[in-house]
RNA sequence: GGCGGAGUAGCUCAGCGGUAGAGCAGGCGUCUCAUAAGCGCCGGGUCAGGGGUUCAAGUCCCCUCUCCGCCA
Numbered sequence: 001g002g003c004g005g006a007g008u009a010g011c012u013c014a015g016c017g018g019u020a021g022a023g024c025a026g027g028c029g030u031c032u033c034a035u036a037a038g039c040g041c042c043g044g045g046u047c048a049g050g051g052g053u054u055c056a057a058g059u060c061c062c063c064u065c066u067c068c069g070c071c072a
Stems, first nucleotide, its partner, number of pairs: 001071007010024004018055001026042005048064005
C1' cells in the first nucleotide's frame, strides 16, 4: 500500500429501513437469624466521528478514525 471483518449501556453481545434491547454488573425491594443464590422493580446510550439517500437510518451509500486478520 491492497482486500476483508469489527466499533451499539460499565462488560459480553443482539438488533436485515418504522418506539434502541438481552445477559452480566450497579441501585432498591422481597426471601433469610444473617450472607449468598433466587425472584421482582429501577437507573444507565452523542449506536466511533462527519456527510448523503429517505417521510423515516443502529440498519443503505461516501469519507475519516481505532482495533483484528489476510496479501504484498
Transfer RNA from a Pseudomonadota bacterium, 72 nucleotides, folded computationally.
The prediction has a mean pLDDT of 85.
NCBI's taxonomy places the organism under Bacteria, Pseudomonadati, Pseudomonadota.
It matches the Rfam family "tRNA".